[in-house]
RNA sequence: UGGGGAGUAGCCAAGUGGUAAGGCGGUGGCUUUUGGUGCCAUGAUUCGGGGGUUCGAAUCCCUCCUCCCCAG
Numbered sequence: 001u002g003g004g005g006a007g008u009a010g011c012c013a014a015g016u017g018g019u020a021a022g023g024c025g026g027u028g029g030c031u032u033u034u035g036g037u038g039c040c041a042u043g044a045u046u047c048g049g050g051g052g053u054u055c056g057a058a059u060c061c062c063u064c065c066u067c068c069c070c071a072g
Stems, first nucleotide, its partner, number of pairs: 001071007010024003018055001026042005048064005
């Protein structure tokens, strides 16, 4: 430099045009002598940044940033 992949909550991770699942963790509560287990409740005004398309964008398009792989 060229090609490909990835970026979503503290961590993992689904979602591929109709407004963001789930798990772990955290916090509060119930239970318990305490801890643990179990149960209930509780989270994303910026889905990496900016712009565009659309009635509507995490999703499509352009550009930039970061990381990984391949080629030179």
The RNA shown here (transfer RNA) has 72 nucleotides and comes from a Parcubacteria group bacterium. Rfam family: tRNA. Gene Ontology term of the family: triplet codon-amino acid adaptor activity. Its mean pLDDT, the model's own confidence on a scale to 100, is 80.